A computed fold for a 72-nucleotide RNA from a Patescibacteria group bacterium, annotated as transfer RNA. Rfam family: tRNA. By type it is a transfer RNA. The organism belongs to Bacteria candidate phyla, within Bacteria.
[in-house]
RNA sequence: GCGCGUGUAGCUCAGUGGUAGAGCGCGUCUCUGAUAAAGACGAGGUCGGAGGUUCGAUACCUCCCACGCGCA
Numbered sequence: 001g002c003g004c005g006u007g008u009a010g011c012u013c014a015g016u017g018g019u020a021g022a023g024c025g026c027g028u029c030u031c032u033g034a035u036a037a038a039g040a041c042g043a044g045g046u047c048g049g050a051g052g053u054u055c056g057a058u059a060c061c062u063c064c065c066a067c068g069c070g071c072a
Stems, first nucleotide, its partner, number of pairs: 001071007010024004018055001026042005048064005
């Protein structure tokens, strides 16, 4: 330099056009003599960035950025 893939909550990942979710983790409460476990509730997201298409984009298109793999 070229090709392909990935980028969504603190972490691991769903979500293939219609107001963004799970598990773990975190906080509060219940339970306990006290922990753990279990249960209830809750906080936490400019969906990597900028444009485009669309009535509407996390999802489609283009460019850029980061990371990974392959080729040279």